[in-house]
Source information: Lysine riboswitch aptamer from uncultured Faecousia sp., 154 nucleotides, folded computationally. It matches the Rfam family "Lysine riboswitch aptamer". Rfam's curators write: Riboswitches are metabolite binding domains within certain messenger RNAs that serve as precision sensors for their corresponding targets. The prediction has a mean pLDDT of 77.
RNA sequence: GAGGUUGCGGAGCGCAUCAGUACCGUCCAAGAGCGCUGGCCAUGUGCCGGAUGGGAAAGGGUGCUCCGCCGAAGGAAUCGCGCUGCGGCCAGGCGGCGGGCUUCCUGGGCCUGGAUAGAAGAUGUCCAGGACUGUCAUCCUUGGGAUGGAGUGC
Numbered sequence: 001g002a003g004g005u006u007g008c009g010g011a012g013c014g015c016a017u018c019a020g021u022a023c024c025g026u027c028c029a030a031g032a033g034c035g036c037u038g039g040c041c042a043u044g045u046g047c048c049g050g051a052u053g054g055g056a057a058a059g060g061g062u063g064c065u066c067c068g069c070c071g072a073a074g075g076a077a078u079c080g081c082g083c084u085g086c087g088g089c090c091a092g093g094c095g096g097c098g099g100g101c102u103u104c105c106u107g108g109g110c111c112u113g114g115a116u117a118g119a120a121g122a123u124g125u126c127c128a129g130g131a132c133u134g135u136c137a138u139c140c141u142u143g144g145g146a147u148g149g150a151g152u153g154c
Stems, first nucleotide, its partner, number of pairs: 001154001004070001007069009023054006033047003036092006073106005079100001081098006107133002110130008135149006
């Protein structure tokens, strides 16, 4: 310095979706039940049925612009840290988010199948397979082909 004009990531703005969902108001119904474990509280708080009026957001997606780049970046595991949820407090337990060290895997994007996350036929991640593509090596021969390796490469 290159791989690709769908290379990788980030930020801002807009758009669709999320969703007529969560939530709030009003009117009925129910008056019992349920809430991670133990203790102490509280008798409150939320869930649970119907009608009606109002009605989001985040994550994820996409378009444009800008920025940083070519282990760009993505992932797995161990360890520990911060924040946070489960009506309140204490002690446990189970989660969620964020970033840090170390080690390991992946050249790159695409397609197919499965798993997982997700509201989702979007999309992300992982595994397996397939062709393509860039690079290197060996062999053949000749504007190419075959086989194989990995970016600690060229």